[in-house]
RNA sequence: AGCGGGGUAGAGCAGUGGCAGCUCGCGAGGCCCAUAACCUCGAGGACGCAGGUUCGAAUCCUGCCCCCGCAA
Numbered sequence: 001a002g003c004g005g006g007g008u009a010g011a012g013c014a015g016u017g018g019c020a021g022c023u024c025g026c027g028a029g030g031c032c033c034a035u036a037a038c039c040u041c042g043a044g045g046a047c048g049c050a051g052g053u054u055c056g057a058a059u060c061c062u063g064c065c066c067c068c069g070c071a072a
Base pairs, nucleotide, nucleotide: 002070003069004068005067006066007065010024011023012022013021018055026042027041028040029039030038048064049063050062051061052060
């Protein structure tokens, strides 16, 4: 070089063409004598990179990069 799977928020993941979400974590507030738990709110992403298709792409196509596995 070959084959398969994957890359989306700090972490783990969902989203299979039409507003980018969930859990945990983080910050603020509430509750409590207090802490934990619980409740509410919030910050944080141009979806690995580049091109193509489309009115519209995280999503489909092509190339490249990185990670995991298979085979050798």
A computed fold for a 72-nucleotide RNA from a Candidatus Moraniibacteriota bacterium, annotated as transfer RNA.
It matches the Rfam family "tRNA". Rfam classes the family as a transfer RNA.
Model confidence (mean pLDDT): 83 of 100.